About this RNA: RNAcentral holds the sequence, with entries from MGnify. Predicted 3D model of a 372-nucleotide RNA (Bacterial RNase P class A) from a soil metagenome. Its Rfam family is "Bacterial RNase P class A". Rfam's curators write: Ribonuclease P (RNase P) is a ubiquitous endoribonuclease, found in archaea, bacteria and eukarya as well as chloroplasts and mitochondria.
RNA sequence: CGGGUGGUCGCUCGCGGGCGAGUUUCACUCGCUUGUGGGAGGAAAGUCCGGUCUCCAUAGGGCAGCAUGCCGGCUAACGGCCGGGGGGGUUCGCUCAAAGCGGAUUUCACGGAAAGUGCCACAGAAAAUAUACCGCCGGAGUUCGCGUGAAAGCGCGGGUUUCCGGUAAGGGUGAAAAGGUGCGGUAAGAGCGCACCGCGGGCGGAGCGAUCCGUCUGGCAGGGAAAACCCCAUGCGGAGCAAGACCAAAUAGGGGAGGAGGAGCGGCCCGCUCCGUCCGACUUCCGGGUAGGUUGCUAGAGCUUGGCAGCAAUGCCUCGCCCAGAGGAAUGACCGCCGCCUUUCGGGGUACAGAAACCGGCUUACAGUUCA
Numbered sequence: 001c002g003g004g005u006g007g008u009c010g011c012u013c014g015c016g017g018g019c020g021a022g023u024u025u026c027a028c029u030c031g032c033u034u035g036u037g038g039g040a041g042g043a044a045a046g047u048c049c050g051g052u053c054u055c056c057a058u059a060g061g062g063c064a065g066c067a068u069g070c071c072g073g074c075u076a077a078c079g080g081c082c083g084g085g086g087g088g089g090u091u092c093g094c095u096c097a098a099a100g101c102g103g104a105u106u107u108c109a110c111g112g113a114a115a116g117u118g119c120c121a122c123a124g125a126a127a128a129u130a131u132a133c134c135g136c137c138g139g140a141g142u143u144c145g146c147g148u149g150a151a152a153g154c155g156c157g158g159g160u161u162u163c164c165g166g167u168a169a170g171g172g173u174g175a176a177a178a179g180g181u182g183c184g185g186u187a188a189g190a191g192c193g194c195a196c197c198g199c200g201g202g203c204g205g206a207g208c209g210a211u212c213c214g215u216c217u218g219g220c221a222g223g224g225a226a227a228a229c230c231c232c233a234u235g236c237g238g239a240g241c242a243a244g245a246c247c248a249a250a251u252a253g254g255g256g257a258g259g260a261g262g263a264g265c266g267g268c269c270c271g272c273u274c275c276g277u278c279c280g281a282c283u284u285c286c287g288g289g290u291a292g293g294u295u296g297c298u299a300g301a302g303c304u305u306g307g308c309a310g311c312a313a314u315g316c317c318u319c320g321c322c323c324a325g326a327g328g329a330a331u332g333a334c335c336g337c338c339g340c341c342u343u344u345c346g347g348g349g350u351a352c353a354g355a356a357a358c359c360g361g362c363u364u365a366c367a368g369u370u371c372a
Base pairs, nucleotide, nucleotide: 001368003338004337005336006335007334008333009332011039012038013037014036015035016034017033018032019031020030021029022028041352045363046362048361049360050359051358052357053240054239055238056237065236066235067234068233069232070084071083072082073081074080085110086108087107088106089105090104091103092102093101094100111231112230116229117228119224120223133171134170135167136166137165138164139163140162142159143158144157145156146155147154148153179197180196181195182194183193184192198220199218200217201216202215203214204213205212206211244295245294246293247292254286255285256284257283258282261279262278264277265276266275267274302321303320306317307316308315309314339350340349341348342347
C1' cells in the first nucleotide's frame, strides 16, 4: 500500500427536470418518475487514555479515592509524540586478557529505602543490632617420638581430642553476603597501609535542565525491594448523542372558566323566589407527558500544493478542494477481462475486518506486495 477495470440490476443521500396531490394562483410540503454527483477503514475494532460538544452539580478549603512520576520541548489536551541525560542487554573496535574507553543497535513504572511500619522463601554461621560451620593462627592441657640428664625435668618436632583467644583472606550457601583488584603488611588476617576503580562530601567549570567533567578530601557509612503499605509532587466533579433541544396526535389523568340539571345545609318559623356552598353531563382554554416527527449531524484541532522556521515532534504563510451522514440502520448482487496464490488442469481461492456525534493517540487483528 492493502486488488484493478467494464457491463446489467438495485439501496441510500444531495442537486436539477417532469407529473400528481395538499390548495384556487405564486411559493412551500409530500408522493411517483427521470437525469446527474457522492457513498466504510488502516485499523471503521478494543473502548484503554486525552479532548470538543451537551446536560446536571458546583462559595472556598480539606479528607478519602484514582492516575501520573529523569530533563527539556510539541500539542486543544494526554498516561501521546519528538529530542536529550542516566542505567541495563547484544555486537564491533582499541587491549595478550580482564577492567576500562569508544561506535552501532536495542531496552527501561527511571521521584523517595537516611520519615515510619512490615518483608527477604529454600539453603546458609549470618539476610541487617551483624555473625563464625569448615578452615587459618596464637596459647594452655593431654599424648607419641627424638635429644639431654642418675632422676624429676627441660628443649625440638608431630598427632588426637578438649578449653581459651585472634581472624574474616580462603572454602561452602544463596537471587543477593557488609566495597572490588593488586602490592605491602601480619602469628594468621583485615582499608591495617598504599595505588587504581567504585562510593560519600566540599569547591570550580560546562549545560535552561536532567546530568557531565576536573580537582581536593574522607578509609568507607544505612544490602535489596516502593510492580509491599507508605511519603512527596502534580492532575482529576459526574454522566454521556439512547447527551441534549424543538414540534406534538389518539386515549386516560391534572388545572382554570362557563354550565343544562341535581342534592342537602345555612341566611329568616314554614313554603316559593334569591344568595352562598357541594356534585355535575356538556362546551372551551391551559399545562405535563406517550406514540410519532424535526434537530443535534457533519466545513472540521479537515484534506492538499508550494515555501519558511526547527535536529525532530510540530508550527506559520500560501495555492487548490468539499470527501458517507443512514438510523432496526444504505454502501449490495450477478456476469466478463486482468493481477496474485493454488491445482488431480475440470477448477478453487483472494487477508483482517463494516461507519453510528466528532477529533488526537495507544493497543490488538491482518493474505499478499513494496521499502529499510